The part of an RNA shown here (small-subunit ribosomal RNA, central domain) has 350 nucleotides and comes from an uncultured organism. The RNAcentral record of the full RNA draws on ENA. It matches the Rfam family "Bacterial small subunit ribosomal RNA".
Context: one part of a larger RNA
Order: sequence, then structure tokens, then C1' cells
RNA sequence: CUGGGUUUAAAGGGUGCGUAGGCGGACUUUUAAGUCGGUGAUGAAAUGCUCGGGCUCAACUCGCAGCGCUGUUACCGAUACUGAAAGUCUUGAGACUGCGCGAGGCGGCUGGAAUUCCUGGUGUAGCGGUGAAAUGCGUAGAUAUCAGGAGGAAUACCAGUGGCGAAGGCGGCUUUCUGGUUCGGAAUUGACGCUGAUGUACUAAAGCGUGGGUAGCAAACAGGAUUAGAUACCCUGGUAGUCCACGCCUUAAACUAUGGAUACUUGAUGUCGGGGCGUUCGGUCGACCCGGUGUCGUAGCUAACGUGUUAAGUAUCCCGCCUGGGACUACGGUCGCAAGACUGAAACUC
Repeated sequence: CUGGGUUUAAAGGGUGCGUAGGCGGACUUUUAAGUCGGUGAUGAAAUGCUCGGGCUCAACUCGCAGCGCUGUUACCGAUACUGAAAGUCUUGAGACUGCGCGAGGCGGCUGGAAUUCCUGGUGUAGCGGUGAAAUGCGUAGAUAUCAGGAGGAAUACCAGUGGCGAAGGCGGCUUUCUGGUUCGGAAUUGACGCUGAUGUACUAAAGCGUGGGUAGCAAACAGGAUUAGAUACCCUGGUAGUCCACGCCUUAAACUAUGGAUACUUGAUGUCGGGGCGUUCGGUCGACCCGGUGUCGUAGCUAACGUGUUAAGUAUCCCGCCUGGGACUACGGUCGCAAGACUGAAACUC
């Protein structure tokens, strides 16, 4: 290099954007770099193959013999494909326009329920907790109940294999700013595309720094139980943290354990958004088209489980990754305040 793989056996990068590179729609003309053909030159000798000779044979060796040396190069041609140049096109892609969709994002304002605490009223001996208890709270008046107040966090019902987002993720109401996307139209640009090493941005929770905040919950910690013990499970407390602002960290079973794009390939049935058509008092119902999201299944695929137009089917293009353990390790390097992250071997072993 050829070759095999990547849902679950080792293996899809956490996700986007995007540089180089790789790959790339339809038609015409030119060119002739790749490609193909012919001819010439070169391709030392030895080696190789063929045909002969010499050592008794063979290895070995000799020939002024033939072929070959898959390569390089020059010239002359071919023009289907690829490339290059020029021109054209509209199906891919984008722009425009109309009606929509949604917990998409950032910030502000604000509502009600509940927990806790405080003040006051009523009221009296218990409350709480468990398998059972105890620690704990309570005659300095608790628990319960009523009224008022404070403060923080989260947003019941609606709520749905419903929606949105590239992923992480996003849920009270209202609002400023703002991203995305579907459907329909007209016929605007004219291949402007796909992927993407390096790079760059974002990235749950926990954690870190500075300053706030702290109702509930709750690592650590304390006490009570349980137990042979109980550094646990259960109970009573409780600090970091959880919340906010700014700055770091950059990892997850970051999972659909399934990279992205495009095309093609029987169906059935839900649901969400849009469209025209028929129907209806009425988005009321029906079939159809486009885009999402589910379930079940044909062919095919698969080691099987399963998957199956949202493919793990049939193909093409581009990227990442895999090859027993040692080892998500050591050393070095880069990054980080640290914790650590990223990169990433070998000995040895079977």
C1' cells in the first nucleotide's frame, strides 16, 4: 500500500462554526496536464526467462544467442472520463416575499401556592420520629389553629413516546433585544455545494477564586438507633454547596452506547406544524402533499438480539476512531489558582 471493522464483542470525536485538503449538478466549445495508442531514445554489466555448451550429474559456470528489465523521456496521434480555460442553464445551495410554529437564547418587571422564621390572638400537654425506639422540640406555653409580616428558592394543574435547540439543555405570567425553522408563492443569484486535519466557540453536575445571598434540601461533621462491629442503610440536627454577579475548570452511561451529507428502496397506524382540495353550522370530517416525532412491520441486513424510508438496507463522498492486559498509566510537553484535563509510551505478560 492492499485488506477488515466501529448500537450491544476493541472502536463515532460532547456539539457547532470553519482554514488547508479531499470530493462535487446539467449542457456546449477549446485545450490536451492526467488517461489511452503508435514510433524513436534510454533502461551498463551481473541477476531473471528461453535455447545451447563445460565440470560424470546438479548446484555452479560460459555464450560473440534471443527475450525481458513492468521505468524514464522525446515526437506524432486519440478525446470518452478527470483536470484547465471560456460561455450557458436551473434541478443542488442561498437571497426575496406572505402566513405561521415553538419551555430556543439574554435582560427587566411581576403573580399565586407551599416550606421556614418573626409578631400577636385562641388554646393545653404533649409534639415529632420509627420496624420499634431514642436523640430532639415543649409549662420560659410547643404541636394544632387564626391574623399580620419577613425572606429565599422552585414554578402544581395545563403536560402529552407534545414542542424548541447543534449539543449541553430549556417549563408561572408579561415584556425589550435576538437566533432558528416549516409551509406556500414568485421565478431573483447562478453550483455560490458536501465534509472538514490544525484551529476556534459553546459545553450538565460537581469543583475553584472574589463579592453577595441563604427559605428548603444537604456532602463533611455531631448525636440517637440498628448491629458481633456499623467510620453505612433508618432518625434528630447541621456546615460547605445548591441561588446571584463576574472570572476559571472542560469532564459525564456528554447515550439513539448508532459521525455528517446526498440519492434510491413494499407498507400499516398514532401524533405535532403548514398547505391546497372535497365536505360541514363549525379545523367538522375525509383522502392527498411537504416537514418533524413515535409504534408495528416487508424485502434486505445482522453472530444473534434486533434494525427496517428517522436503516443497523442499497450506493457515493469526507472526517474521527479500533487491534489482549499492563494503561483513561509512567515520563515529557501544553493548559489550569488548584483539583486536575489533554496528549500518551515501554519493560513485562499470555